[in-house]
Record summary: The prediction has a mean pLDDT of 80. The RNA shown here (transfer RNA) has 74 nucleotides and comes from Phytohabitans flavus.
RNA sequence: CCCGUCGAGGCCAAAGAGGUAGAGGCGCCUCGCUGAUAACGAGGAGACAGAAGGUUCAACUCCUUCCGACGGGA
Numbered sequence: 001c002c003c004g005u006c007g008a009g010g011c012c013a014a015a016g017a018g019g020u021a022g023a024g025g026c027g028c029c030u031c032g033c034u035g036a037u038a039a040c041g042a043g044g045a046g047a048c049a050g051a052a053g054g055u056u057c058a059a060c061u062c063c064u065u066c067c068g069a070c071g072g073g074a
Base pairs, nucleotide, nucleotide: 001073002072003071004070005069006068007067010026011025012024019057028044029043030042031041032040050066051065052064053063054062
């Protein structure tokens, strides 16, 4: 210098044909249970998807640039 893959709540992480918004697990909060903790049961909060721009009626999803991580080539 060139090419590719990835980036989602505090952490891990699914899906897809672009269809209105993100399953699930851990953790967190409240209540129950207990002498108490854990476990267990019930309920709840928390994300607009690395940043910016574009296309579209509609974008986490497609395109561009940039940032970061990893891999490959020279």
Record summary: Its Rfam family is "tRNA". It is annotated as a transfer RNA. RNAcentral records the identical sequence in 2 taxa.